[in-house]
């Protein structure tokens, strides 16, 4: 130094062919159920998707670039 793959709430993943409020589940806060604790229910806060651009009516998603994390070549 070349290639390829990867970046979404604490944390594991989802978003299918770009389409209109980024979902789930785990944890986490209150309530409610128990004497109390677990475990059960209800309800919420918590990410605009690593960072710069670019195409599009519209970008997590397509494309260029930088950064990190993995790979593999020398």
């Nucleotide at each position: 130094g070349g290639c390829c793959c990867u970046a979404u709430g604490g944390u594991g993943u989802a978003a299918c062919u770009g389409g209109u409020u980024a979902a789930c589940a785990c944890a986490u806060u209150a309530c409610c159920c128990u004497u109390u604790c677990c475990a059960g229910g209800u309800a919420g806060a918590g990410a605009g998707u690593a960072c710069g651009g670019g195409u599009u009516c519209a970008a997590g998603u397509c494309c260029c670039g930088u950064u990190g994390g993995g790979g593999u070549c020398a």